[in-house]
Molecule: SAM riboswitch aptamer (S box leader)
Organism: Pseudalkalibacillus decolorationis
RNA sequence: AUCUUAUCUAGAGAGGUGGAGGGACUGGCCCUUUGAAGCCCGGCAACCGUCAAACCAUUAUAUGGUUUGAAAAGGUGCCAAAUCCUGCAAAGCGGAUGCUUUGGGAGAUGAGAU
Numbered sequence: 001a002u003c004u005u006a007u008c009u010a011g012a013g014a015g016g017u018g019g020a021g022g023g024a025c026u027g028g029c030c031c032u033u034u035g036a037a038g039c040c041c042g043g044c045a046a047c048c049g050u051c052a053a054a055c056c057a058u059u060a061u062a063u064g065g066u067u068u069g070a071a072a073a074g075g076u077g078c079c080a081a082a083u084c085c086u087g088c089a090a091a092g093c094g095g096a097u098g099c100u101u102u103g104g105g106a107g108a109u110g111a112g113a114u
Base pairs, nucleotide, nucleotide: 001114002113003112004111005110006109007108008107013041015040016039017038021031022030023029025087027085028084042079043078044077047075048074050070051069052068053067054066055065056064057063058062083106088103089102090101091100092099093098
């Protein structure tokens, strides 16, 4: 980087540092010197991993799978606004700029593969 798959309306500091930007991209709309990003500390969650139980499979005191639960000291991730809204398609509504719903695309994160 590409592919597969799961999840994305919950949750998370009035700390330190730092100084102007940030919210992927488009168009919006926002946040920000009553201080942005980044870094440190802190926190949230529980995808992988760990532990326990039940069930299933097998070359069966083991291994693998599924489900449920527990802890969070391991590997990631995350900590304004629904992935802030939106971008394509369909349906419904409206006199109309438009509005609503569903699906898709794009994106993010984990796990696996190349």